Context: one part of a larger RNA
């Protein structure tokens, strides 16, 4: 130096476990905002920081209802206090609720600066009225009248007020009002003002409109596709859109509209290339029609709801603990699940079953108030020019229209894929309308041949955090002592370190806040061999 055997270090693999996630059904909710939202700064405890809560009444206040022994939220104690005169907690409902933020008095580099106006409030002065005083006068000596009397309250009016608090004071729009007020004489538009309503902002996916690509594919690319996707912007709702045939069908019908299986990758359409792609009619979910169908009021029922009630086990053994294991029992409309020193129906919290206050939801006998229209013209039709329709102009019917035109009046019109005819069919140019369908940013239970910390959400931990970037924006790492801190008193080494060595607790410290288990790569040490 090598090999073996034995025994450390370092590392955190793996096994185990879960506070998190991730896919659902099942209900519920489907909105929140000028009565100032979402998010935020800032504050706020006996208390230096963070978190949670909460707003100068700040980890909280008041009321009601529960509950009934303990508690003053976490990391985290300690001081100090609170509770049977019912605290803490929990459910409802008020009340408070800095300051930015739509932000909305005015301005601004958010959480900041800087006004008006009105009130409260104090001062003053003034009017009424009251009581008491005073002065004067009458008088039965109780009192009564009267004053440019005076003090003191109450109402009220006028002024002033450095600070401090309250409340308005933004912009459109609508209705009402008032005062101005053109061409153009009265007027009318127009304009300032004022009350009063409403609107603005943010929120995951779902809907509907407006505008709208490109990469790609056509093995190249230009019609075409990709696609009316994505992205923007606008508008609502818990659904939204669409709806009661100027609708299909075919000699027989049917009978609003939405979704879902066939029909059928068929008929078509397409540089007839890529591709793109229906209806008739079959069978189902769900039903309903109207011309405010709906509105306020409520006896009353129904849910849901802090919470209450809730059966049944004991001995012996082994252990550091029994719920293990013997024995012998018991309950069960409860043997879902979860803790309790190892595996518990009876030990402890639920379980199943029952009941339940205030609120809130449906529903709702009866009661009331409203309203009850109309037959649609620059339309339908053509002509240029686009679009939509499965249909790319094509024989192109249908639906929309920028632009020129432009009817008819139920004896009348539209349609039945150019167009006439007969036939058969509906009635446009007003409007509304549940459910059946879509969707989950969120609540409440449950599942789960889903994960189990390099997995599952980026994020099981103080995670959209440290950190990177001017900035849009990118974006981490990190879990696990024991049953219980019982978290090593006290002694030695040391530098009154670190670190060890004893003592001690523990069942275990090779469980010692670098802590379950402790694999391997790398580095050691002792012994044998061998060079």
């Nucleotide at each position: 130096g090598g090999c073996g055997u034995u025994u450390g270090g370092u590392g955190g693999a793996u096994g185990c476990c879960u506070u998190g996630g991730c896919a659902g059904u099942a209900a519920g909710a489907g909105g929140c905002g000028a009565u100032g939202a979402a998010g935020g700064a800032c504050g706020u405890g006996a208390u230096a920081c963070u978190c949670u809560g909460c707003g100068a009444u700040a980890a909280g206040c008041c009321a009601u209802g529960a509950g009934g022994a303990g508690c003053c939220g976490a990391g985290a104690a300690u001081a100090g206090g609170c509770u049977g005169u019912g605290a803490u907690c929990c459910a409802u409902g008020g009340a408070u609720u800095u300051c930015c933020g739509a932000a909305u008095g005015g301005g601004g580099c958010a959480a900041c600066c800087c006004a008006c106006c009105u009130g409260a409030c104090a001062g003053u002065u003034u009017g009424u009225u009251a009581u008491u005083g005073u002065u004067a006068c009458c008088c039965u000596c109780g009192g009564g009248u009267a004053g440019u009397c005076a003090a003191u309250a109450a109402c009220g009016g006028g002024c002033u007020g450095a600070a401090c608090c309250a409340g308005g004071u933004a912009c459109u729009u609508g209705a009402g009002g008032a005062c101005u007020g053109a061409a153009u004489a009265c007027a009318u538009a127009g304009g300032u003002c004022u009350u009063c309503a409403a609107g603005a902002g943010c929120a995951a996916a779902c809907c509907c409109g407006g505008a709208g690509a490109a990469c790609u594919g056509a093995a190249a690319c230009a019609u075409c596709u990709a696609a009316g996707u994505a992205c923007c912007c606008g508008g609502a709702g818990g659904a939204a859109a669409g709806g009661a045939c100027a609708g299909c069908a075919a000699u027989a019908g049917c009978g609003a509209c939405u979704c879902c299986c066939c029909c059928a990758g068929u008929a078509g359409c397409g540089g007839c290339g890529a591709g793109c792609g229906a209806a008739c009619g079959g069978a189902g979910a769900c039903c309903a029609g109207c011309c405010g169908a709906g509105c306020c009021c409520g006896a009353g029922a129904a849910g849901u709801g802090a919470c209450c009630a809730g059966a049944a086990u004991g001995c012996g053994u082994u252990g550091g603990g029994a719920a293990g294991c013997g024995c012998a029992g018991c309950c069960a409309u409860a043997g879902c699940g979860g803790g309790u020193g190892a595996c518990a129906g009876c030990c402890c919290c639920g379980u199943a079953u029952g009941g339940g206050a205030a609120g809130c939801u449906u529903u709702g006998a009866g009661g009331g108030a409203c309203g009850u229209a109309u037959c649609a013209a620059g339309u339908a039709g053509g002509g240029c020019g686009g679009g939509a329709c499965a249909c790319g102009u094509g024989a192109a019917a249908u639906c929309c229209u920028g632009u020129c035109u432009g009817a008819a009046g139920a004896u009348c019109g539209g349609a039945g894929g150019a167009c006439c005819a007969c036939c058969u069919u509906c009635g446009a140019a007003g409007g509304c309308u549940a459910a059946g369908u879509a969707c989950u940013c969120c609540u409440u239970a449950c599942u789960g041949a889903c994960c189990g910390a390099u997995a599952g959400c980026g994020a099981a931990c103080c995670a959209g955090u440290a950190c990177c970037g001017u900035g849009a924006g990118g974006g981490a790492a990190a879990g696990g002592u024991g049953a219980a801190a019982a978290g090593c008193a006290c002694c030695c080494c040391g530098a009154c370190g670190a670190g060890g060595g004893g003592a001690g607790u523990g069942a275990a410290a090779c469980a010692g806040u670098a802590c379950c288990u402790g694999a391997a790569a790398c580095c050691g040490a002792a012994c044998g061999c061998c060079u």
Large-subunit ribosomal RNA, domain I from Roseovarius azorensis, 531 nucleotides, folded computationally. The source organism's lineage runs through Bacteria, Pseudomonadati, Alphaproteobacteria, Rhodobacterales and Roseovarius. The coordinates come from a structure-prediction model, not an experiment, and the mean pLDDT is 83.